[in-house]
């Protein structure tokens, strides 16, 4: 059984918390220098532009991968199952992008 529950794929939705602090790393170019045979490469000085980006360190801070505690219940011979609640190890704190979870289509499966 007009196929439930689990799982997979699509496609639509899906919260929060730093444009925090420090240090280190950039691009263009006017002049003048230095190196070469040319091309170009290097060094000063200053202009301008980027620095919410990348790495490292600290301070704060969220919580809906994941992970770990507590535990109502469920189950119930035994073995167990169990939260959106708690931690914050992980992982996040512009936007993306990830995202628990929902719906809604299709597969698988067979109670």
């Nucleotide at each position: 059984a007009c196929g439930a529950c689990c799982c997979c794929u699509g496609c639509a939705g899906a919260a929060g918390a730093g444009c925090g602090c420090g240090g280190c790393g950039g691009g263009a170019u006017c002049g003048g220098g230095g190196c070469u045979c040319c091309a170009g490469c290097c060094c000063c000085u200053g202009u301008c532009c980027a620095u919410g980006c990348g790495c490292c360190g600290c301070c704060g801070c969220c919580g809906a991968a994941g992970g770990c505690g507590c535990a109502a219940c469920c189950a119930c011979c035994c073995c167990g199952g169990a939260a959106a609640c708690g931690c914050u190890c992980a992982g996040g704190c512009u936007g993306a992008a990830g995202g628990a979870c929902u719906g809604c289509a299709g597969g698988u499966c067979g109670a």

A computed fold for a 111-nucleotide RNA from a bacterium, annotated as Glycine riboswitch aptamer.